This is a predicted structure of a 71-nucleotide RNA (transfer RNA) from Chaetodon mertensii.

């Protein structure tokens, strides 16, 4: 240089065109003599840009970062 993959909550992973889930963590509340553990509630997210579509994490297509093959 050339190919080919991923990019989702604070962290792990689901959803493969129709509501953005789950656990673990934070925070606040009930249990407890205090903690832990348990339970119940809330916050937290589709790398960015355009495109098709009634309707995109999804499908194309750039770009930005990572990995991995050749050279």
């Nucleotide at each position: 240089g050339u190919a080919a993959g991923c990019a989702u909550a604070g962290u792990u992973u689901a959803a493969a065109u129709a509501u953005a889930a789950a656990a673990c963590u934070u925070u606040a509340g009930a249990u407890u003599g205090u903690g832990a553990u348990u339970c119940u509630a809330a916050a937290a997210a589709u790398a960015g840009g355009g495109g098709u579509u009634a309707a995109a994490u999804u499908c194309c297509u750039c770009u930005u970062g990572c990995u991995c093959a050749c050279c």
The prediction has a mean pLDDT of 82. RNAcentral holds the sequence, with entries from ENA. Taxonomically the source falls in Chaetodon (Eukaryota, Teleostomi, Osteoglossocephalai, Clupeocephala). Rfam family: tRNA. By type it is a transfer RNA.